Fluoride riboswitch aptamer (crcB RNA motif) from a Deltaproteobacteria bacterium, 73 nucleotides, folded computationally.
Its mean pLDDT, the model's own confidence on a scale to 100, is 75.
The model forms 100% of the base pairs in the Rfam consensus.
Taxonomically the source falls in Myxococcia (Bacteria, Pseudomonadati, Myxococcota).
It was read from a public genome assembly, where an Rfam model found it.
[in-house]
RNA sequence: AAACUUGAAGGCAAUGAGGUCUGCCUGAAAUGUCCGAUUGACCUGCAAUCGGGCUGAUGACUUCUAUCUCCAC
Repeated sequence: AAACUUGAAGGCAAUGAGGUCUGCCUGAAAUGUCCGAUUGACCUGCAAUCGGGCUGAUGACUUCUAUCUCCAC
């Protein structure tokens, strides 16, 4: 360093953190969407890569932070 086994628990829900609730996972749960190009498969749309565009800091509620818009001082 890798593999195996056991135990404790824990982890996750497209951009950060805390609290509550809900759902999901046991090595998984999770990794948004649209357009174009290339390649490979394939037979009418699949996968990967690259480029461009759009929404959202929540799974839901709430608070904080970052960002954006408007108004007031």